This is a predicted structure of a 131-nucleotide RNA (SAM riboswitch aptamer (S box leader)) from a soil metagenome. The sequence is in RNAcentral, with records from MGnify. The prediction has a mean pLDDT of 77.
């Protein structure tokens, strides 16, 4: 940089330090009752691991039926065994990420409405996985 998915859930009365922060413009906010950052702590959407259940498929076994000279082949059944995939639901916290406000709102296009305003989509951004 590209692709895909997600973005109204969740998370601190701790220690250090000391003035900024919420991506960007416009707003509106947070902040000396302590911002950013560091440590500790925590959270669980993504990846990963793992338990249980459903479904599909593969292989093996058993049984039945059929074919065959035949140890072979085919079809079907099995609350038989095993593996893979997938879906659902838990757990862990390993890889990351995250821990004010819907991604704080908005910017571009559209719909409803006299309007205020609301809604939908795009864009931008963030995160994860892959390239």
């Nucleotide at each position: 940089u590209c692709u895909u998915a997600u973005c109204u859930a969740g998370a601190g009365u701790g220690g250090g330090u000391g003035a900024g922060g919420g991506a960007c413009g416009g707003g509106c906010c947070c902040g000396a009752u302590g911002a950013a950052c560091c440590c500790c702590g925590g959270c669980a959407g993504c990846c990963u691991g793992u338990g249980c259940g459903g479904c599909a498929c593969g292989c093996c076994g058993u049984c039945a039926c059929g074919c065959c000279c035949g140890u072979g082949c085919g079809u079907g059944a099995c609350c038989g065994a095993u593996g893979u995939g997938u879906c659902g639901u838990g757990c862990a916290a390993g890889g990351u990420g995250c821990c004010a406000a819907c991604u704080c709102c908005u910017a571009c296009g559209g719909a409803a409405c006299c309007a205020a305003u609301u809604c939908c989509g795009a864009g931008a951004g963030a995160u994860a996985a892959g390239a």